[in-house]
C1' cells in the first nucleotide's frame, strides 16, 4: 500500500416509540435516564442532476357520480427512501 472483517479495542451512527415542527402525501429535521443500549450497521459518511428498484400523488390529464358544493376510481415525479441495491467519492480500527 492492496485485499479482508475478528463475540477485538477506541470512537461512531440510529430502526422503533412518544412529543414539537415542516410536507397533500411518501417522508424529512429536532428532542426525549422512553424499551433492563433498544431493530440494526465497517461506511448506516457523501452523492437521488450516475444507473436498477421502491414508496407517495398537491398539481395535471383521463373517466366516472353528483342535490353542481363537490365526491370517487385511475394514469403521472417534478416530491420522496443512500437504514433496497450497483456505482463513484472519502475515511477509523486492526487480528486471522
Nucleotide at each position: 500500500c492492496c485485499g479482508c472483517g475478528a463475540c477485538a479495542a477506541a470512537g461512531g451512527c440510529a430502526g422503533c416509540c412518544u412529543c414539537c415542527g415542516g410536507g397533500a402525501a411518501a417522508c424529512c429535521g429536532g428532542a426525549g435516564u422512553g424499551a433492563g443500549u433498544u431493530c440494526g450497521c465497517a461506511a448506516a459518511g457523501c452523492u437521488g442532476a450516475c444507473g436498477g428498484g421502491g414508496c407517495u400523488a398537491c398539481c395535471g390529464c383521463a373517466c366516472c357520480c353528483a342535490c353542481c358544493a363537490g365526491g370517487g376510481u385511475g394514469c403521472c415525479a417534478u416530491g420522496c427512501c443512500g437504514g433496497c441495491u450497483g456505482a463513484g467519492u472519502u475515511g477509523c480500527c486492526g487480528a486471522a